[in-house]
Predicted 3D model of a 74-nucleotide RNA (transfer RNA). The sequence is in RNAcentral, with records from ENA. The same sequence occurs in records of 2 taxa.
Formats: sequence, C1' cells, structure tokens
RNA sequence: GGGCCUGUAGCUUAGCCUGGUGGAGCGCCCGCCUUAUAAGCGGGAGGUCCCAAGUUCGAAUCUUGGCAGGCCCA
Repeated sequence: GGGCCUGUAGCUUAGCCUGGUGGAGCGCCCGCCUUAUAAGCGGGAGGUCCCAAGUUCGAAUCUUGGCAGGCCCA
C1' cells in the first nucleotide's frame, strides 16, 4: 500500500440479509420472602445502535467517506 471481517446498555450479545416501537442474559436499584445474608420471585432504571454525509415518508438495518480493532496479501 491492497483485500476481507467486526463496532448495539457497565459486560456478553440478538435484531441487519428482507428498512416500519431496539430486546435478552449477567450486573445495578427497589420491593417480597428470611432472624439476617445468599438463593428464589416481582418490578424499575440504563442504549442519539463508533462518527459524518447520502437515499427514503421512515435508517441499527441500504450507499459513500472517516475512526478504532482483528485477520490475510504485498
């Protein structure tokens, strides 16, 4: 220098192909249970979906550029 893959909640990730309300587990907070804690049960908060532009009525999703990480080639 060239090619490919990945980027979503504090962590691990689904959803992307086929555009139409962003979900789960763990963690965190509150309550129930317990003498108390853990476990269990119920509820809740937390994500401008890496950044920007474009297409579109509508973008996490499609297109382009950039940033970061990984792999391969030179």

The coordinates come from a structure-prediction model, not an experiment, and the mean pLDDT is 85. It matches the Rfam family "tRNA". It is annotated as a transfer RNA.